[in-house]
Molecule: RNase P RNA; transfer RNA
Organism: Desulfobacterales bacterium
RNA sequence: UGGAGUGGUCGAGAUGAUCGCGGGGUCUUUCUCGAAAGGCCUCGAGGAAAGUCCGAACACCAUAGGGCGGGGUGCUCCAUAACGUGGAGUCGCGGCGACGCGAAGGAAAGUGCAACAGAAAGUAUACCGCCUGGCGUCCUCGGACGUCCGGUAAGGGUGAAACGGUGCGGUAAGAGCGCACCAGUUCCCCGGGUGACCGGGGAAGCUAUGUAAACCCCACCCGGUGCAAGACCAAAUAGGGGAGCGUUUGAGGGCUGCCCGUCCAAGCUCCCGGGUAGGUCGCUAGAGGCGUCGGGCAAUCGACGUCCCAGAUGAAUGAUCGUCACCCGGCCAGGGGCGACCCGGGCCGGGAACAAAAUUCGGCUUACCGACCACUCCGGCCC
RNA sequence: UGGGGCGUCGUCAAGCGGUAAGACACAGGACUUUGGUUCCUGCAUUCGGAGGUUCGAAUCCUCCCGCCCCAGCCA
Numbered sequence: 001u002g003g004a005g006u007g008g009u010c011g012a013g014a015u016g017a018u019c020g021c022g023g024g025g026u027c028u029u030u031c032u033c034g035a036a037a038g039g040c041c042u043c044g045a046g047g048a049a050a051g052u053c054c055g056a057a058c059a060c061c062a063u064a065g066g067g068c069g070g071g072g073u074g075c076u077c078c079a080u081a082a083c084g085u086g087g088a089g090u091c092g093c094g095g096c097g098a099c100g101c102g103a104a105g106g107a108a109a110g111u112g113c114a115a116c117a118g119a120a121a122g123u124a125u126a127c128c129g130c131c132u133g134g135c136g137u138c139c140u141c142g143g144a145c146g147u148c149c150g151g152u153a154a155g156g157g158u159g160a161a162a163c164g165g166u167g168c169g170g171u172a173a174g175a176g177c178g179c180a181c182c183a184g185u186u187c188c189c190c191g192g193g194u195g196a197c198c199g200g201g202g203a204a205g206c207u208a209u210g211u212a213a214a215c216c217c218c219a220c221c222c223g224g225u226g227c228a229a230g231a232c233c234a235a236a237u238a239g240g241g242g243a244g245c246g247u248u249u250g251a252g253g254g255c256u257g258c259c260c261g262u263c264c265a266a267g268c269u270c271c272c273g274g275g276u277a278g279g280u281c282g283c284u285a286g287a288g289g290c291g292u293c294g295g296g297c298a299a300u301c302g303a304c305g306u307c308c309c310a311g312a313u314g315a316a317u318g319a320u321c322g323u324c325a326c327c328c329g330g331c332c333a334g335g336g337g338c339g340a341c342c343c344g345g346g347c348c349g350g351g352a353a354c355a356a357a358a359u360u361c362g363g364c365u366u367a368c369c370g371a372c373c374a375c376u377c378c379g380g381c382c383c
Numbered sequence: 384u385g386g387g388g389c390g391u392c393g394u395c396a397a398g399c400g401g402u403a404a405g406a407c408a409c410a411g412g413a414c415u416u417u418g419g420u421u422c423c424u425g426c427a428u429u430c431g432g433a434g435g436u437u438c439g440a441a442u443c444c445u446c447c448c449g450c451c452c453c454a455g456c457c458a
Base pairs, nucleotide, nucleotide: 001379002378003377004376005375006374007373008372009371010370013324014323015322016321017320018319019318021044022043023042024041025040026039027038028037029036030035031034046354050365051364053363054362055361056360057359058226059225060224061223065260066259067258068257070222071221072220073219074218075089076088077087078086079085090104091102092101093100094099105217106216110215111214112211113210114209127156128155129152130151131150133148134147135146136145137144138143164182165181166180167179168178169177183207184206185204186203187202188201189200190199191198192197230281231280232279233278240272241271242270243269244268245267252264253263254262274457275456276455288307289306290305291304292303293302294301295300326351327350328349329348330347331346332345334343335342336341384454385453386452387451388450389449390448393407394406395405401438409425410424411423412422413421431447432446433445434444435443
């Protein structure tokens, strides 16, 4: 100096004036005496508030029981309230490297599927080729061609995939048929590691297709519904009509797909209508933020100190103007350098993201103009 | 806010691991003096988008995008 990798921080740019909105507190005034209006003070969106993809808190379902079914997760250890999340590792793949990615249990339990092509596609298969033998024809007597019964997976060809690879032996030709080496698998032993696993040694010709984001098997986890949960108050009426089922031979309900068990049980379901769609609580102090110290490689945990940081309900957090910064483009004049180029200045125009709380947290994923910080890798040049 | 469902030619749709049926519409042709009817032929390089699993994806999985439906109280 060019390119790249990882981690992190910030993020309607800052500020002033005027007007305005939502919550809380306080004061004043008014009156119909618990409301209204006004003044002052104070607080007022995000890193993703988003998608609603996971996990919880919380609330209700009498208890949350058993079985079947269903769903989820899937290398190891750790972290955590919990997780499908995170950290550190293992193995595999990619990259020269920093580093990145991985739904990464089981296909030597069982079942299914593998289109087209191909002879054969899963206890393999004989189209061509190669080889032994029989028969026939030809003939230069060694063979060639045709055909039939067999053998053969070494060679060709098909396919995404054809049942280890190389060499030697062997054979009629061949083949793990035998042997040596290499690769893999299974089993055993030794050493290291909490563990996944790694390193070393030995045995067995054992060579076993792929697919489980196909069914399935194994291990572990999961009761359901969600703040429109739920509690209270108020308002209003036609608490109307019809059909079906049921009252101890038990309908129906207990918000779970079914069954069992258990509890409640005289009403329940559907259709046609009717009324009302208001308020209060839940509702924001929390697995909270920030700082220091300590433990741990880290995720994270502990101690101490300090701070209070939106709670609205068609839903507030805004608008206008000025000044100063930032980025881009154009024009103008200037300075430095041999030069490529660099430096600061003025004017004009444009830009400034993604997106916004709705019970609350922990994550993941997705979107995003840009700015900054730290560490690392590869290359070029110079000393 | 919470829950559920669906995206396949212009429209309605079938297919749910093996290479996109069918109908209407549209275009061209035949028949006809012409139009309609009828007959024949054509019409999806890809199933909302992106990534993954697989030899192979509209179909299976993940993440986005768009659209639709349901809901309170008296009860």